Record summary: Transfer RNA from a Candidatus Kaiserbacteria bacterium, 71 nucleotides, folded computationally. Its Rfam family is "tRNA".
[in-house]
RNA sequence: GCGGGUGUAGUUUAGUGGUAGAACACGACAUUGCCAAUGUCGAAGUUCGGGUCCGAUUCCCGACAUCCGCA
Numbered sequence: 001g002c003g004g005g006u007g008u009a010g011u012u013u014a015g016u017g018g019u020a021g022a023a024c025a026c027g028a029c030a031u032u033g034c035c036a037a038u039g040u041c042g043a044a045g046u047u048c049g050g051g052u053c054c055g056a057u058u059c060c061c062g063a064c065a066u067c068c069g070c071a
Stems, first nucleotide, its partner, number of pairs: 001070007010024004018054001026042005047063005
């Protein structure tokens, strides 16, 4: 340099054109003599820019990051 894959919460991930869910972690409360465990509740996210569409996390184009292969 060329080709391809992946980008969703702090982490691991599900999802699909119609308003994004879970687990762990975190916080509060309950329980306990204390801790742990357990239960309930809460906060937290679609890499960025454009396009198509009534509507985009999803489709298209570009950029960026990362991984793989080729040279």